[in-house]
RNA sequence: AGAGUUUGAUCCUGGCUCAGGACGAACGCUGGCGGCGUGCUUAACACAUGCAAGUCGAACGGGGAGUUAGCAAUAACUCCUAGUGGCGAACGGGUGAGCAACGCGUAGACAACCUACCUUCUAGCUGGGGACAACACCGCGAAAGUGGUGCUAAUACCGAAUGUGUUGCCGGGAGUGCAUACUUCCGGUAAGAAAGGUGGCCUCUAUUUAUAAGCUACCACUAGAAGAUGGGUCUGCGUCUGAUUAGCUAGUAGGCGGGGUAAAGGCCUACCAAGGCGACGAUCUGUAGCGGGUCUGAGAGGAUGAUCCGCCACACUGGGACUGAGACACGGCCCAGACUCCUACGGGAGGCAGCAGUGGGGAAUAUUGGACAAUGGGGGGAACCCUGAUCCAGCCAUGCCGCGUGUGUGAAGAAGGCCUUUUGGUUGUAAAGCACUUUAAGCGAGGAGGAGGCUACCGAGAUUAAUACUCUUGGAUAGUGGACGUUACUCGCAGAAUAAGCACCGGCUAACUCUGUGCCAGCAGCCGCGGUAAUACAGAGGGUGCAAGCGUUAAUCGGAUUUACUGGGCGUAAAGCGCGCGUAGGUGGCCAAUUAAGUCAAAUGUGAAAUCCCCGAGCUUAACUUGGGAAUUGCAUUCGAUACUGGUUGGCUAGAGUAUGGGAGAGGAUGGUAGAAUUCCAGGUGUAGCGGUGAAAUGCGUAGAUAUGCGGAGGAACACCGAUGGCGAAGGCAAUCCCCUGGGCCUGUACUGACGCUCAUGCACGAAAGCGUGGGGAGCAAACAGGAUUAGAUACCCUGGUAGUCCACGCCCUAAACGAUGUCAACUGGUUGUUGGACGGCUUGCUGUUCAGUAACGAAGCUAACGCGUGAAGUUGACCGCCUGGGGAGUACGGCCGCAAGGUUGAAACUCAAAGGAAUUGACGGGGACCCGCACAAGCGGUGGAUGAUGUGGUUUAAUUCGAUGCAACGCGAAAAACCUUACCUACCCUUGACAUGCCAGGAAUCUUGCAGAGAUGUGAGAGUGCUCGAAAGAGAACCUGGACACAGGUGCUGCAUGGCCGUCGUCAGCUCGUGUCGUGAGAUGUUGGGUUAAGUCCCGCAACGAGCGCAACCCUUGUCAUCAGUUGCUACGAAAGGGCACUCUGAUGAGACUGCCGGUGACAAACCGGAGGAAGGUGGGGAUGACGUCAGGUCCUCAUGGCCCUUAUGGGUAGGGCUACACACGUCAUACAAUGGCCGGUACAGAGGGCUGCCAACCCGCGAGGGGGAGCCAAUCCCAGAAAACCGGUCGUAGUCCGGAUCGCAGUCUGCAACUCGACUGCGUGAAGUCGGAAUCGCUAGUAAUCGCGGAUCAGCUUGCCGCGGUGAAUACGUUCCCGGGUCUUGUACACACCGCCCGUCACACCAUGGGAGCGGGUUCUGCCAGAAGUAGUUAGCCUAACCGCAAGGAGGGCGAUUACCACGGCAGGGUUCGUGACUGGGGUGAAGUCGUAACAAGGUAGCCGUA
Repeated sequence: AGAGUUUGAUCCUGGCUCAGGACGAACGCUGGCGGCGUGCUUAACACAUGCAAGUCGAACGGGGAGUUAGCAAUAACUCCUAGUGGCGAACGGGUGAGCAACGCGUAGACAACCUACCUUCUAGCUGGGGACAACACCGCGAAAGUGGUGCUAAUACCGAAUGUGUUGCCGGGAGUGCAUACUUCCGGUAAGAAAGGUGGCCUCUAUUUAUAAGCUACCACUAGAAGAUGGGUCUGCGUCUGAUUAGCUAGUAGGCGGGGUAAAGGCCUACCAAGGCGACGAUCUGUAGCGGGUCUGAGAGGAUGAUCCGCCACACUGGGACUGAGACACGGCCCAGACUCCUACGGGAGGCAGCAGUGGGGAAUAUUGGACAAUGGGGGGAACCCUGAUCCAGCCAUGCCGCGUGUGUGAAGAAGGCCUUUUGGUUGUAAAGCACUUUAAGCGAGGAGGAGGCUACCGAGAUUAAUACUCUUGGAUAGUGGACGUUACUCGCAGAAUAAGCACCGGCUAACUCUGUGCCAGCAGCCGCGGUAAUACAGAGGGUGCAAGCGUUAAUCGGAUUUACUGGGCGUAAAGCGCGCGUAGGUGGCCAAUUAAGUCAAAUGUGAAAUCCCCGAGCUUAACUUGGGAAUUGCAUUCGAUACUGGUUGGCUAGAGUAUGGGAGAGGAUGGUAGAAUUCCAGGUGUAGCGGUGAAAUGCGUAGAUAUGCGGAGGAACACCGAUGGCGAAGGCAAUCCCCUGGGCCUGUACUGACGCUCAUGCACGAAAGCGUGGGGAGCAAACAGGAUUAGAUACCCUGGUAGUCCACGCCCUAAACGAUGUCAACUGGUUGUUGGACGGCUUGCUGUUCAGUAACGAAGCUAACGCGUGAAGUUGACCGCCUGGGGAGUACGGCCGCAAGGUUGAAACUCAAAGGAAUUGACGGGGACCCGCACAAGCGGUGGAUGAUGUGGUUUAAUUCGAUGCAACGCGAAAAACCUUACCUACCCUUGACAUGCCAGGAAUCUUGCAGAGAUGUGAGAGUGCUCGAAAGAGAACCUGGACACAGGUGCUGCAUGGCCGUCGUCAGCUCGUGUCGUGAGAUGUUGGGUUAAGUCCCGCAACGAGCGCAACCCUUGUCAUCAGUUGCUACGAAAGGGCACUCUGAUGAGACUGCCGGUGACAAACCGGAGGAAGGUGGGGAUGACGUCAGGUCCUCAUGGCCCUUAUGGGUAGGGCUACACACGUCAUACAAUGGCCGGUACAGAGGGCUGCCAACCCGCGAGGGGGAGCCAAUCCCAGAAAACCGGUCGUAGUCCGGAUCGCAGUCUGCAACUCGACUGCGUGAAGUCGGAAUCGCUAGUAAUCGCGGAUCAGCUUGCCGCGGUGAAUACGUUCCCGGGUCUUGUACACACCGCCCGUCACACCAUGGGAGCGGGUUCUGCCAGAAGUAGUUAGCCUAACCGCAAGGAGGGCGAUUACCACGGCAGGGUUCGUGACUGGGGUGAAGUCGUAACAAGGUAGCCGUA
């Protein structure tokens, strides 16, 4: 730091996804050790049990136990303690429910405050009184507990005295502050304190030793003054979401008096008064403890608030106060409520969000452990006691960090596994083996530190009258104290011994093969894998990554510049409000002065500690701990600076505006007027049609239409001018005239003096359609009706026709309201046209300058590209509006507006991985242009009708083997199915096999022959003994038989795994490359353009220049000639023989044709047209030859071949059958329908082939097929072999015939083992359909079509097919409008599997989320009313009452009770809001190949789209 994913490819926009980090985590698999941390995120759910706050006997009385003395009473001492009393319990510990708040953070303030214990200082501590617990007795109660009577102490309680000081009030002086005011001094007056305890000493006093008073030390106490600490209160700023929450508020904002508090204050109350808050977001709603910090990030930010630290809040839920220095109190009290427990049913008890632990919830979170040894806290004079704070241990891989699971050597590259091209590769130095080591774990032995103190003793100092007591401090010594702990650490022993997994391996993303599976099972973060060869599923081998862990999941930051402050956009991708005016707000010209708010700089204070960072230190290292520094970007205060911005003041005129003078205009509004046209009415002329369409019909017309002349009525719109002309903010505005009126432009002068720009909310205007009321209504025309079209046609077309369109008034407020481009201002090259002015020049109708518009083209620049380009989409500034993936959806709900239609504001669930923009290459178009082709046209002959042949489909069958299926399957594979072929069926047989190689045994091979059987086969008999080497034995080669195993075999499957071969577009003229150039790129250019050609053939031009595969040519054949060679050929010799090679012919080699020549056209070209010569003329005719590619075209049944399948069978053999079936349909052919003919007779003329298992002559027999016969020929020699049409003559005479020959019968011939299924041919007889063929369709442009015969391959035999050969031998082509196919250019595209494309909506089915919904049920909140526990405050002769006063009566004061006010729970009624649910219902989304149509994309077949009905 990026990557994947939209496309055939490209660039852009844009979302989705991934790689990184991190976690209080959980889950899956696995698990050796240690150190340091962390560990209920959920139910602030409920809690059994134990512990978590006590202590002081040196405050007090009493009680108990013990010791000593004593006979005992008793006394003294030690220890313990319920109660009174003191201090503590408000700390420490937990949790995050509530809280959007002065709660928290930060900076300040208190002249408006308090502070127990602690420290310092000042002054004091006098003298009395009355009670209450404990206790005793009597009671009540199940218990908890409690009543009555009586006794008693205090550092408990209450008066009195004193009053340095304190507080209040009064008077006076001084000083200070921003203000209320504060500080200080003096005088007067009033109020108001205390408590003792322990130790020691007798110098003074008292008395009796000794004690008391007293003194003294310490502790405690009282009143104050300060400090420290801890708190309280107030303020500025900061602190989440929603406007589909816009208004909220009566103690509410303020004042005065009073009350209350430690303290200011509506904190409370009475009165006055009507304010206060709010778009800088009040109120309401939802959510949330806040911060230091933590995670992430380059940063800015974003997310978060576990552990540690600070603050706040809470303690079962709600309310309340008491005590106290401090609480409205987690382990206190009272009341109400819910829940749980006990109960004798009367009544009581409780609060783990302390530590453990239990249940429950949950994906999920630990021990009912040890110790106060350390640190700290409470109490105490102290020793000590208490302390689930804390320190430790236990559990958990939950995190971070460290260590280990061995090290070296070791190639026979072992075995095994896996793969394999079968050779090997890999696992792999890995293992084994050999030589070593011992960390950690295990066993044993030793062994720090955390301990400083305290007590005793001995000194010193302070205090004191004192050597005592007490305090401080020091010490050789003695005693005592460690939970952890079997500690850390060290040493010894033994032995490689006890210790490796997890995920991944298609791309992103490091890592590849085999097997299984077969759109199944499954995977998947995204793209996507899987339908028989899956590197994507599952397993295995191998590999990669991390490692005591590894993966997955959840949530979070990053990548994401994808909310853009840093750092984005808005013409077409999402996005400029339809347009203006204008408020708040934002922003603002030139000069000067002043100020110092912003701004800049410095200093000071603060920004807790911890964390992060840097430098060190300590644990063996690290994590961890720790010392110092830096940082804490902030806030506040103070001193400065003054350029810029702001404030204030004064001026200026360039912005803006006003006046005056010109001039243009469909700018707006009202009223009048005119002509043309349509329609209607009246009447005239006139007669049969008119009208309408692609063609028709509906319609009108003999009751007189249409047409035509004249007259009249009425409404609407204004031809020509008219124009990328004008005006207006936009919508929009068009005959003409008058009146009223807005704005802009130009020019000179004068004036005001920044008055400007933009604009949330607001207001005005706003096409068409639509709505309301009233008019009007000619034409046009939704709806509607009819006629057509159509499969249908609720459409397009036609005939009619109502709202509406028009006017007035009032609404509606939307448009693709578009330049898809907000307004204003400034700056930045030009050219051309045009509108309105102004100023010049001159030749007076031209030209120049300038301002304001309106168009076209283009520099720079910008843009993804298209394009924009002084009228910007360029470069900048100001302000507003808007956007953030597609769909759901501009929908739902709510609000506002509207008469309604509806408008405006405007979501979510769910779903997809795209949706989109621009451009590119193709393909396509019922788009365009050009060109070609037997493509059409012009012709000739056919097919489609008949019969037959043949192939196919279908059907049938035991089987009718298989393949080929539009052109490009169908007389095709098959150039020959009776058996064989043959692959199919039935039956009978074989199993190393019919065939190949290897091994073993035997035998030569081979031939003849009997029996059984349909045959294969089975079983016999006989003959025969070979070749090479060797002396022989024997061995070897070929062949045959038998045996066992490797294997053979398969026309079994897959042509969608393949090779090869072939078809097709198409013998169409195309298809590409290198370099260069253009473009961000896909790509373009070249290859396009102008001509020309059969041709991308050639020429010219050109940012292209060249080249390749195709075209053409080279090849074969044919046409002419020459030369050479000539037998079997030919031959001018009558024949043969013989000769000859001129001719025919055969063969070989050459020549010839190239637009070469001439004329014309053309651009001076290429080329075309015409001509000459020539056998042939513009490629002479024909053939072979088939570019890049397309069709997953055809073929696994020619062959080859991967994979799969069968192996006594899907292999092999045999016999018979089938491939030849037959209601039917189609293709290709043959023969015909006749006279251009049939038949009979006669007579001519070819070419190219074939022949030894062969062709077969002459001659003979047969009507004939054929038979006999045997000559010749291995072929220019012989044979097949008579060519037939044609020609000559005769006959038939238009008929189902002397046409036609199917079918059938009889008799034969030939081939063959065999002719029944199932051959061909012959003779005689029979003599069907058919009289030229509907829609439709095929071939052919010259030696062609048509017609006539001949040959060959295959082959025993069999042809109407196929391949060849020659004979006779036409017609027509104006031309390219149309059909088909193709080529080039261009255009549109939503297609790219490419129009056989894409794609829309209803309906039907399934599922999902959601709106409405009679209602139903919760939560929360508000208003009104009822009610009123505990408590506090007020009132109160109802009752009670120790301290004080009073002689007493009584009083003061206090308490209980009652009552009033406030108030929690609760109740009633009515609202708001939110959630759940609901019969039924609405649309939406997603689904397999459903149904109906064809809306859109091409002119999508009626151009499409927007608004409205």